[in-house]
Notes:
The part of an RNA shown here (small-subunit ribosomal RNA, 3' major domain) has 463 nucleotides and comes from an uncultured bacterium.

Context: one part of a larger RNA
RNA sequence: UGGCGGGAACCCGCACAAGUGGAGGAGCGCGUGGUUUAAUUCGACGGUAAUCGAAGAACCUUACCAGGGCUUGAAAUGUAGCUGCUAAACCUAUGAAAGUAGGAGUCCUUCGAGGGUGCUACACAGGUGCUGCAUGGCCGUCGUCAGCUCGUGUCGUGAGAUGUAGGGUUAAGUCCCGAAACGAGCGCAACCCCUAUCCUAUGUUACAAGUGUCUUAGGAAACUGCCUCGGUAAAACGGGGAGGAAGGUGGGGAUGACGUCUGGUCCGCAUGGCCCUUAUGUCCUGGGCGACACACGCGCUACAAUGGUCGAUACAAAAGGAAGCCAAGCCGUAAGGCGGAGCAAAUCCUAAAAAAUCGAUCUCAGUACGGAUUGAGGUCUGCAACUCGACCUCAUGAAGUUGGAUUCGCUAGUAAUCGCAAAUCAGCCAUGUUGCGGUGAAUACGUUCUCGGGUUUUGCACA
Numbered sequence: 001u002g003g004c005g006g007g008a009a010c011c012c013g014c015a016c017a018a019g020u021g022g023a024g025g026a027g028c029g030c031g032u033g034g035u036u037u038a039a040u041u042c043g044a045c046g047g048u049a050a051u052c053g054a055a056g057a058a059c060c061u062u063a064c065c066a067g068g069g070c071u072u073g074a075a076a077u078g079u080a081g082c083u084g085c086u087a088a089a090c091c092u093a094u095g096a097a098a099g100u101a102g103g104a105g106u107c108c109u110u111c112g113a114g115g116g117u118g119c120u121a122c123a124c125a126g127g128u129g130c131u132g133c134a135u136g137g138c139c140g141u142c143g144u145c146a147g148c149u150c151g152u153g154u155c156g157u158g159a160g161a162u163g164u165a166g167g168g169u170u171a172a173g174u175c176c177c178g179a180a181a182c183g184a185g186c187g188c189a190a191c192c193c194c195u196a197u198c199c200u201a202u203g204u205u206a207c208a209a210g211u212g213u214c215u216u217a218g219g220a221a222a223c224u225g226c227c228u229c230g231g232u233a234a235a236a237c238g239g240g241g242a243g244g245a246a247g248g249u250g251g252g253g254a255u256g257a258c259g260u261c262u263g264g265u266c267c268g269c270a271u272g273g274c275c276c277u278u279a280u281g282u283c284c285u286g287g288g289c290g291a292c293a294c295a296c297g298c299g300c301u302a303c304a305a306u307g308g309u310c311g312a313u314a315c316a317a318a319a320g321g322a323a324g325c326c327a328a329g330c331c332g333u334a335a336g337g338c339g340g341a342g343c344a345a346a347u348c349c350u351a352a353a354a355a356a357u358c359g360a361u362c363u364c365a366g367u368a369c370g371g372a373u374u375g376a377g378g379u380c381u382g383c384a385a386c387u388c389g390a391c392c393u394c395a396u397g398a399a400g401u402u403g404g405a406u407u408c409g410c411u412a413g414u415a416a417u418c419g420c421a422a423a424u425c426a427g428c429c430a431u432g433u434u435g436c437g438g439u440g441a442a443u444a445c446g447u448u449c450u451c452g453g454g455u456u457u458u459g460c461a462c463a
Base pairs, nucleotide, nucleotide: 001463002462003460004459005458007457008456009455010454011453012452013451015447016446019410020409021408022407023406026301027300028299029298030297031296032295033294034292035291042053043052064287065286066285067284068283069282070281073124077123078122079121080120081119082118084117085116090103091102092101093100094099107115108114126276127275129274130273131272135270136269137265138264139263140261142259147186148185149184150183151182152181153162154161155160166177167176168175192253193252194251195250197220198219199218200217201216203214223247226241227240228239229238230237290429303403307362308361309360310359311358312357319350320349321348324343325342329338330337331336369400374395375394376393377392378391379390380389416439417438418437419436420435421434422433
C1' cells in the first nucleotide's frame, strides 16, 4: 500500500421488513447429471452451467456409430506431361445409395491452337483433431456500483502520502464550504432514441363531416425559473405550494471507467504451436443425438364456483406477406379440401383478439373439475412421418382436493392475469424466446437482523 476480520462508525440496494404471486407435492414439456448404448456428437458446472451455444435434430443439419465407397481428393491455386478429348446433360449393367464398369454423344473462337474439360505426376488441399493455461476478437460478472488515475508542486531516507481526508449535500468523486495543494483525464450527468402535452406544416392509400382522429416531418415546453419554510457567514441543498399535459433525473431505452474472476468461447470467425495425411480428410445408406431404475433445474396445465360448459355481443397494439399472405362462396362434425377476388400493401390478406359484458345451465362431487394415458378413424407438410412430426374427430378418463424443510420474482400502468404477432421454419415436438397491447392491485413502520456493495477507521501468525 492492499487484502481479510463471527472489529467499529456512516450510507445504499426488492437486501431484509410490509405486501403480493409463485417454486418445492401431481401430470406433462424442455434442459442437465447419472446409467445404458455400436453411438447415445461436443461445449457450458455456485453466484456468473442446466427452454444455455440451438431464432427450429425425420433425411439434410451432424460434428457421433455401423456398413459400403474415394485418395491431388467435396471445394482452391499453380507447374509439368498426356495433347487425352473436344465438355456436361443421356442410356445400360450392378448397387441401399455413393460409386464402379460399359455405351452413346458432343461447346465457344480472332482458326494462332487459346479458352474449357478430363487423366497422370508433383507442389499442396482438408481436419467441428488437441491446447481458451500460447492468443486476437467478442461476451458474462462484480455493476450503471461511484469509483479509477495522471502532470506539476509539497511532505517522507524509502515503500509511499497529499490531491481523492474533513463539515454539509446528492442518485452520483453531484455540488457547496474548506484545506499544501493547483489543475487535468477516464467514469457520473448532459448530448442520442422512444414516450406523455401543445403548435406549425402535411393529407396519399387513413377520415361521413372537420380549428377533429390518425399519418409523416419540424418545433415549443421543465430550468428548482416563481412563492414560502428550513439550512448557513454566504451557499450547495432539503420540505411544502402555485401554475402546468408533465416537477425536481417526468417514465423507459441505448450507453458499462481502471480492473477482477489464469471466468467463457480454438465447435461462429481469425490465429501460434502440436498432431492426422489410402485418414483424425471426404462421399453415401441406415441408425443415433429422441434410450430410462433414478436425481436436479426451468416451465406449462391443473387441483375448481372470483369457476366449468353453452349461446349472444363489444373494444387493441405491434408485426408479417410474392416459390408469399390468401378474401367471398361451396364441401366436410373437424383438421382441412375445392375455389379463385384482392394485394409488392395506412388500399388487399393473415385477423377470430382473449380476458371483459349479457343470458342459460352445473351446486361442491374426484364432479358437467382435471386432462395424462391408451384404442380406432382421418387431415396436412415433405423423396420419405417405423424408430421420430404436428393437427382433427370419436371413445378412454390417470395423478391431482393448494403442496415439508426450504426457496424465487415484483415498488405502478409495476405484480398478477388475458390474448395477439414475429424471427428460425417444407413441416414441427414453441408450454421456449423477442416484442405488442387489454384488464389492473396490495404494501414499504423502519434499517436490529440476512445477502451484496461504497467511504472512513482499527487489529492482523496474510501478500